[in-house]
RNA sequence: GGGGUCGUGGUGUAGUUGGUUAACACACUGGCCUGUCAAGCCAGAGAUCGCCGGUUCAAGUCCGGUCGUCUCCG
Numbered sequence: 001g002g003g004g005u006c007g008u009g010g011u012g013u014a015g016u017u018g019g020u021u022a023a024c025a026c027a028c029u030g031g032c033c034u035g036u037c038a039a040g041c042c043a044g045a046g047a048u049c050g051c052c053g054g055u056u057c058a059a060g061u062c063c064g065g066u067c068g069u070c071u072c073c074g
Stems, first nucleotide, its partner, number of pairs: 001073004006068002010026004019057001028044005050066005
């Protein structure tokens, strides 16, 4: 330098013939329970999906560019 992969709440993931509420687990906050803690139960906050632009009535999902990660080739 060239090819490919991945980038979604604090963490790990799902979401794939574009379709209307972005879901799950753990963590976090409040409450219940308990003599206390943990466990358990109930409720809640938190991501506009790496960034910029494009296509479309509609984009996490398609296209272009770009940044980072891992990897292959030279």
The RNA shown here (transfer RNA) has 74 nucleotides and comes from a bacterium. The coordinates come from a structure-prediction model, not an experiment, and the mean pLDDT is 81. Rfam family: tRNA. The family's RNA type in Rfam is transfer RNA. Rfam describes the family as follows. Transfer RNA (tRNA) molecules are approximately 80 nucleotides in length. The RNAcentral record of the sequence draws on ENA.